[in-house]
RNA sequence: UUCUUAUUGAGAGCGACCGAGGGACUGGCCCUAUGACGUCGCAGCAACCUGCCCAUGUGGGCAAGGUGCUAAAUCCUGCGGGAUCGAACGAUCCCGGGAGAUAAGGA
Repeated sequence: UUCUUAUUGAGAGCGACCGAGGGACUGGCCCUAUGACGUCGCAGCAACCUGCCCAUGUGGGCAAGGUGCUAAAUCCUGCGGGAUCGAACGAUCCCGGGAGAUAAGGA
């Protein structure tokens, strides 16, 4: 880098440094000199892998070693279908998909 599988409306922030952008991309909307983003320290959340215990139709519990995460639903959205409203543009909602993210395994 790529492939497969699973999850993706829950949860969890302070300090120091830096100094202008950031929220993947599009269009929106938002965060940000009352200091964002990032780095570091400490703290925390969760439980994918892992370890242990119980169970044995495959699940439950405990721990927290390897990852991950700690603004907003993955912030919403994009592609297809449906419902309602509307003269139409369109708006709202629902289902599926795509893309992204994370984990585990493979190439």